Predicted 3D model of a 351-nucleotide part of an RNA (small-subunit ribosomal RNA, central domain) from an uncultured candidate division SR1 bacterium. RNAcentral holds the full RNA, with entries from ENA and SILVA. Model confidence (mean pLDDT): 85 of 100.
[in-house]
Context: one part of a larger RNA
RNA sequence: CUGGGCGUAAAGCGCCUGUAGCCUGGUUUGUAAGUCUAUUUUCAAAUAUCUCAACUCAAUUGGGAAAAGGGAAUAGAUACUGCAUACCUAGAGUAUGAUAGGGGUUAGUAGAAUUUCCUGUGGAGCGGUGAAAUGCGUUGAUAUAGGAAGGAAUGCCAAAAGCGAAAGCAGCUAACCAUAUCUUACUGACGGUGAGAGACGACAGCGUGGGGAGCAAACGGGAUUAGAUACCCCGGUAGUCCACGCCGUAAACUAUGUUCGCUAAGUGUUUCUCAGGUUAUACCUGGGGAGUGCUGGAACCUAACGGGUUAAGCGAACCGCCUGGGUAGUAUACUCGCAAGAGUGAAACUC
Numbered sequence: 001c002u003g004g005g006c007g008u009a010a011a012g013c014g015c016c017u018g019u020a021g022c023c024u025g026g027u028u029u030g031u032a033a034g035u036c037u038a039u040u041u042u043c044a045a046a047u048a049u050c051u052c053a054a055c056u057c058a059a060u061u062g063g064g065a066a067a068a069g070g071g072a073a074u075a076g077a078u079a080c081u082g083c084a085u086a087c088c089u090a091g092a093g094u095a096u097g098a099u100a101g102g103g104g105u106u107a108g109u110a111g112a113a114u115u116u117c118c119u120g121u122g123g124a125g126c127g128g129u130g131a132a133a134u135g136c137g138u139u140g141a142u143a144u145a146g147g148a149a150g151g152a153a154u155g156c157c158a159a160a161a162g163c164g165a166a167a168g169c170a171g172c173u174a175a176c177c178a179u180a181u182c183u184u185a186c187u188g189a190c191g192g193u194g195a196g197a198g199a200c201g202a203c204a205g206c207g208u209g210g211g212g213a214g215c216a217a218a219c220g221g222g223a224u225u226a227g228a229u230a231c232c233c234c235g236g237u238a239g240u241c242c243a244c245g246c247c248g249u250a251a252a253c254u255a256u257g258u259u260c261g262c263u264a265a266g267u268g269u270u271u272c273u274c275a276g277g278u279u280a281u282a283c284c285u286g287g288g289g290a291g292u293g294c295u296g297g298a299a300c301c302u303a304a305c306g307g308g309u310u311a312a313g314c315g316a317a318c319c320g321c322c323u324g325g326g327u328a329g330u331a332u333a334c335u336c337g338c339a340a341g342a343g344u345g346a347a348a349c350u351c
Stems, first nucleotide, its partner, number of pairs: 004322003007305002012319001014200001016198002021193003025088003029084003033081002035077009049065006091190001092187004097182004103177007110154001115149007125136002162169002205246006214240002219235004257318006265295013300307002324351003333344004
C1' cells in the first nucleotide's frame, strides 16, 4: 500500500455557503465512447514456464511449444455507464394563503435592585467570619424616609418548552430582514456531497474612542498556616458594557460529518393540518405532517458500556480524519496576525 476503522480505545473539520471533482429519479428512441465477444497483427533474441534431446547423471547446452497480460486494427453485441433525443412527477424548487417562534439588525421605552450624591429623622456602632482582624463610623456611619444621578442585567411567566447552520438567543414596543411547517397550484431532475476558496464563529485577549453601577484577574491589606505567592475576609485596577476594527480558538460535546432510502412498539410534549363531536373562538376523539423527549427495548449492532425510526441497525453517495506510547502539537520552513499567538507540522533518540 491493501485491508480495517473514527460515541467512550488513535480518529468527524466549530459551523455553514460553494468552485473543481465524484455521485445522481422514472419512461422512449438513437448512438456505440466506456464495457463484452471473435479474428488479425505486434510486444527482437536471450532469460523464465512446459516438453524433447546431448554430454554416463547433474549443473550446463541445444531443438520445439504455449499461456496470461498490454498496444493497434477489423467485424459484431447493447444489459449497464456515457452522449444525444422526446416526455413524466415520486427528488428539488417557485408562487398564493395560513400558522409558529428568547431567529437577526436598528431605534425607543418600563419597573425592581445595587451603588453614589443631596436633604430629613436618629445617635453608636456597622460590617465581616469557623472565630477574628484589616475596613467604615461622633467631620454623624449602619438603619429609616424623600429626592437625584448613572451603569448593567431583565424577577415571576419558564418548561425534558421554543428558535437558529453553529457560535448562540429572554423585560416591553415599533420598523426592517430572514427562516421553518402546513394546504393547493405550478416548474420539470433544476439534485447530493464538496479538495481548494469564502462567510459566520463563546470566553479570554489586542487596537482606537467612549462608558464605568455591580462584579472582579493583577495588586494592597487582614486572617489561616510550619510556610500560604492559595482557599476565607476588607479594599481594588484592567476587564466585564458601547461603537468600529482585529484575533479564530474551547470538553466549539450528542466527545456521534452531510444527504437519501428501508427496518416492531409504547408514552409525553411543541406546532400545523384533515375529519367528527361539542355549551362555538375553548375543549374532546381519531387520522396525517414537521420538530423535540423518555421507556424498556422487537429485530439488529457493540469489546463492553450502551445504541436502537432523532441508530451506534440494514444499505447508497460524497467529504474529513486515524495507523503503538513518549519526544510533541515541540523544532524547522512557510502562510496569517499589531501582538498574544493561530494554521500546516516532522525527526533523531527512547520504551